[in-house]
Context: one part of a larger RNA
């Protein structure tokens, strides 16, 4: 670069935010770079294509033109550019309302656990498919009052809510982002995508210092099963879970489905609003934004029991990325990292 493609078969970057780049509403004038057309010159040959010619044909050969390109000056004026006026749908600001486990900081609270202290009681508790280790007569277990300590928030909890994705739920206050509706004042295409870049980013891991109740299907000692048990079950129990700071940068990060924009039968639940009509109230009707779920045409897909206004359907913009199986997400180099490792990415040879 060109061609098909990325839900399940190779393929959507884990997410946002953004410079360069590409793309970019709607009218009206200008210009004529880009675009068209003719005409002029001009320019190696071979390819291309056209006439017509020679090998019996075709392939090929040889020929005469033509185009293809490049200047030049003159036209076109719809498209794309530009210029330079304007426009309100596209975005945005400003108004009146709304819902929310979005974010961060500090407090607080009740359960329930373990553990210490005291009191009652008295032989047996845990545990498991059965058992044993382990724990008790130095009083366990169970039960009743205080103490302390750390982690987690039942019920409300819902294909019900925010949040860019990770991800977010006890209560309260302080701070703060975003998002919807409604009217339609305002500006006046300010927009969309975005190679590199910068930024968040589960758990595990890692550094320094705190914590340390409970788990510890990391490890590590027991007891067990078992031919055998370096598992699964069981008693313990450490690093780690947890909190400040700093790192790592990864996942079946998933909807296995990039992001924007318009389009294309319904039904029929539910969250947040508005409108409209009934109604004492409560509610209910009917219309219609945002958003989460069903079902289901048309309609595409190699196919589905699959999707289908939340498309994987019609279309347009711009990105990542795929191109038989192994070798391999390996090896070198390289950048990044305290390390662990991560980006990034072959070949041999193989079938």
């Nucleotide at each position: 670069u060109u061609g098909u493609a990325c839900c399940u078969c190779c393929a959507c970057c884990a997410a946002g935010c953004g410079c360069a780049g590409g793309c970019u509403g709607c009218u009206a004038c200008a210009u004529a770079a880009a675009u068209c057309g003719g005409a002029a010159g001009u320019a190696c040959a071979a390819c291309g294509c056209u006439g017509a010619u020679g090998c019996c044909u075709a392939a090929c050969c040889a020929u005469a033109g033509u185009a293809c390109g490049c200047u030049u000056a003159g036209g076109a004026a719809a498209c794309u550019g530009u210029u330079u006026a304007a426009c309100u749908c596209g975005a945005g600001c400003g108004c009146a309302a709304g819902a929310g486990g979005g974010g961060a900081g500090a407090g607080u609270g009740g359960a329930g656990u373990u553990c210490c202290c005291u009191g009652u009681g008295u032989a047996g508790c845990g545990g498991u498919g059965a058992a044993a280790u382990g724990c008790c007569u130095a009083a366990a277990u169970a039960u009743a009052u205080g103490g302390a300590a750390g982690a987690a928030c039942c019920c409300c909890c819902g294909u019900g809510g925010g949040c860019a994705a990770a991800g977010c739920c006890g209560c309260u206050c302080u701070c703060u982002g975003g998002c919807u509706u409604g009217a339609c004042a305002c500006u006046g295409a300010c927009g969309c995508u975005g190679a590199g870049g910068c930024u968040u980013g589960a758990a595990a891991g890692c550094g320094u210092g705190g914590g340390g109740a409970a788990c510890c299907a990391a490890c590590c000692a027991g007891g067990a099963u078992u031919a055998g048990a370096u598992c699964c079950c069981u008693u313990g129990g450490u690093a780690g879970u947890c909190c400040c700071c700093c790192c790592c940068g990864u996942a079946a990060c998933c909807g296995a489905u990039g992001a924007g924009u318009g389009c294309u039968a319904g039904g029929u639940g539910u969250u947040a609003g508005a409108c409209c009509c009934u109604u004492u109230c409560c509610a209910g009707u009917c219309u219609u934004u945002a958003g989460u779920g069903c079902c289901g045409u048309a309609g595409g897909u190699a196919a589905a029991u699959g999707c289908a206004g939340u498309a994987a359907g019609c279309a347009c913009u711009c990105c990542c990325c795929c191109c038989g199986g192994g070798g391999a997400g390996u090896a070198c180099g390289a950048c990044c990292g305290c390390a662990a490792g991560g980006u990034u990415g072959a070949a041999a040879c193989u079938c």